A computed fold for a 72-nucleotide RNA from Coleofasciculus sp. FACHB-501, annotated as transfer RNA. RNAcentral records the identical sequence in 16 taxa. It matches the Rfam family "tRNA". Rfam's curators write: Transfer RNA (tRNA) molecules are approximately 80 nucleotides in length. Rfam classes the family as a transfer RNA. Rfam links the family to the GO term triplet codon-amino acid adaptor activity.
[in-house]
RNA sequence: UGCCUUGUAGCUCAGUGGAAGAGCAGUCGCCUGUUAAGCGAACGGUCGUAGGUUCAAUCCCUACCAGGGCAG
Numbered sequence: 001u002g003c004c005u006u007g008u009a010g011c012u013c014a015g016u017g018g019a020a021g022a023g024c025a026g027u028c029g030c031c032u033g034u035u036a037a038g039c040g041a042a043c044g045g046u047c048g049u050a051g052g053u054u055c056a057a058u059c060c061c062u063a064c065c066a067g068g069g070c071a072g
Stems, first nucleotide, its partner, number of pairs: 001071007010024004018055001027041004048064005
């Protein structure tokens, strides 16, 4: 320098055009003599950044940023 890949909740990951979910963690409650375990609920997101395409973008296109890999 070029190419590939990843970036989504505090963490690990789904979701690949009709607008975001799970598990764990944390919070509250139930249960229990108490804790743990179990059960339930709510909370938690500028979907890496900025543009573009589209009626509509996490998803498609471009550039850039960051991590990983390959080539030189």